About this RNA: This is a predicted structure of a 114-nucleotide RNA (SAM riboswitch aptamer (S box leader)) from a Cyclobacteriaceae bacterium. The coordinates come from a structure-prediction model, not an experiment, and the mean pLDDT is 79. Of the family's consensus pairs, 97% are formed in the model.
Order: sequence, then C1' cells, then structure tokens
RNA sequence: GAUUUAUAAAGAAGCGAAGAGAGAACAGGCUCAAUGAAUCGCUAGCAACCAAUCCUAACAAGGAAGAAGGUGCUAAUUCCUGCUCCCAACAGGUGUUGAGGAGAACUAUAAACC
Repeated sequence: GAUUUAUAAAGAAGCGAAGAGAGAACAGGCUCAAUGAAUCGCUAGCAACCAAUCCUAACAAGGAAGAAGGUGCUAAUUCCUGCUCCCAACAGGUGUUGAGGAGAACUAUAAACC
C1' cells in the first nucleotide's frame, strides 16, 4: 500500500513550542481559529477492536467486568449535502423543491491476510 470483515447519532483535556490556517479527496455550504489554526513534544483523559480475566459454552460465538498490554481517539452525526430508490408538497408531464427516510459510495478505526 491492496483485499476482506466489523463498527462509526456515545465518550474524552491542559501545558509548552509554533505562528495561519483547519474541518480526508473534489465541489457547494456551514462552523472552528491571534481569547492562537496546522504541526511537534509532555502530561492527563475516553474506551471501539485485538490480546489477557471471568461466566455461558464447546473449539465457533455470546455476555460481564474492569484494566489500559497492542493500536486508536479527545469541536460540531464521517459537521451537512452531492449517487440510487422511496416519501411529501407544488406543478400537470416524467419536472422542481425538501440538510425528509433507507441504501450505496467515500473516509476513519481495529483485526486477519497478501
């Protein structure tokens, strides 16, 4: 880096350096930001998956608990929308509007594997 599976409306901050951007990509919005953005470091916190513990169980899986071992994370639903279908309203012809509903796609995280 690719692929597969699962999850994504919850949760969680300070300090120092730094000095203008950031919110994944593209576009349109909307937010955050000199009462310091990105980035780096330290400490703290949160608790999803894997490992470990216990129970059920039987070699698969489920549940519980707390811990913080391996990763991860700590503005706003993946910040919202964009594609498909459905629904509603308007129009009365196959359209327009709706950040309405469901799904997909993309992205992120974990595990396995190449």